[in-house]
RNA sequence: GGGCCUGUGGUGUAAUGGUAUCACAGGGGGCUGGCAGUCCCCGGACCCGAGUUCGAUUCUCGGCAGGUCCA
Repeated sequence: GGGCCUGUGGUGUAAUGGUAUCACAGGGGGCUGGCAGUCCCCGGACCCGAGUUCGAUUCUCGGCAGGUCCA
């Protein structure tokens, strides 16, 4: 320098055009004399820009970052 893949809460993930899922972690509450454990509830995210579309996390293009292969 070029090809390919990936980018989603603090972390790990799902969704594949129609207002983003789950788990862990965090906070609150119940059970307990307290802890642990368990149950219920809550907050928190689509890498950036442009395009297509009634509508983009999803599709297209560019950028950035990471991974991998080639040189």